[in-house]
RNA sequence: GAUGAGGCGCAUCAAUCAUGAGUACUCAUAUACUUAACUUCUGCGAAAGUGUAUAUGACUAAAGGGUGAGAUGCCGAAAUGAAUGGUAGAAACGCAGCUACCACUCGUUGGAUUCGUAGGUUAAGAGCUAAGGAUUUGUCAUUAUUUUCACGGAUAAUGGAGUGCAUC
Repeated sequence: GAUGAGGCGCAUCAAUCAUGAGUACUCAUAUACUUAACUUCUGCGAAAGUGUAUAUGACUAAAGGGUGAGAUGCCGAAAUGAAUGGUAGAAACGCAGCUACCACUCGUUGGAUUCGUAGGUUAAGAGCUAAGGAUUUGUCAUUAUUUUCACGGAUAAUGGAGUGCAUC
């Protein structure tokens, strides 16, 4: 440098289905208020505009998130933290933030399942994040036993980490 292995293996797209929700919006009625109140992911301001709030009734969605038939790319697959840069988030402006996505650099994590705890998110969420615990699995090393003429194989224990391991 090339080719590979681990397995409920990883990631992306995604049919379907449930939820969102009898919620939002709209309309009708009633009451209250009107220099008020409302219109952005949040705050402050500017500008423009609109009646606003509550209750009842009628009508009645969507997005995001979840599920994952199937397809594709792969085995630092990928995930995550920090910094830097960029893009987007109102019909529409400025400042400050926040969120999402992308690129690059450095760091952490071998994989899977599960359990508290803490956090964050949401309509909800054991779906997510962090450290920790338990179980399991592959790989290498060491030790012991066993098997083989030997190389090697099998079992068990302990330990390490993917910048690893196997083959050429």
The prediction has a mean pLDDT of 77. A computed fold for a 168-nucleotide RNA from Jeotgalicoccus marinus, annotated as Lysine riboswitch aptamer. Lineage of the source: Bacteria > Bacilli > Caryophanales > Staphylococcaceae > Jeotgalicoccus. The sequence is in RNAcentral, with records from MGnify.